Molecule: c-di-GMP-I-GGC riboswitch aptamer
Organism: Novimethylophilus kurashikiensis
RNA sequence: UCAGACAAAGGCAAACUCGGCCGAAAGGCGAGGACGCAAAACCACCGGUCUAAGUGGCAUCGCCAUACGACAGCGGGGUUGCCGUAU
Numbered sequence: 001u002c003a004g005a006c007a008a009a010g011g012c013a014a015a016c017u018c019g020g021c022c023g024a025a026a027g028g029c030g031a032g033g034a035c036g037c038a039a040a041a042c043c044a045c046c047g048g049u050c051u052a053a054g055u056g057g058c059a060u061c062g063c064c065a066u067a068c069g070a071c072a073g074c075g076g077g078g079u080u081g082c083c084g085u086a087u
Base pairs, nucleotide, nucleotide: 003085004083011037012036016032017031018030020029021028022027035073041079042078043077045076046075047074048071049070050069054066055065056064057063058062
């Protein structure tokens, strides 16, 4: 430097469950759980996806559009970083 070893030491934790909290929702936090992960650590910059409180429209008790909300475990990009097999 590159790839990530049937190595070692550790780390994280999907679905699902729980009830408590935050939120309009998506979602987040906590406890359990373990599908997976070498960046599954951090950042919404680009694309994507989810939601639609507010706003606007239709012409109305609903429907549509919209992110200033959310997802970093969807992809790209950026920042930082453990181990030490191999070269």